[in-house]
RNA sequence: GGGGUCAUCGUCCAGCGGGAGGACACUCGGUUCGCAUCCGGGAAACAGGGGUUCGAAUCCCCUUGACUCCA
Repeated sequence: GGGGUCAUCGUCCAGCGGGAGGACACUCGGUUCGCAUCCGGGAAACAGGGGUUCGAAUCCCCUUGACUCCA
């Protein structure tokens, strides 16, 4: 220098054109004499910019970052 893969709640992962979800963690309540466990509720995220489309987390381009292959 060139190619490929990836980027989603605090963490780990789903979701591949039309509702953003799960587990753990956090928090509130219940249960207990109390703690833990257990049960119920809640907050919390699509790396940034542009494009296509009626509609983009999803498709295309660029940038940034991580990993990897070639030179």
Molecule: transfer RNA
Organism: Methylobacter sp.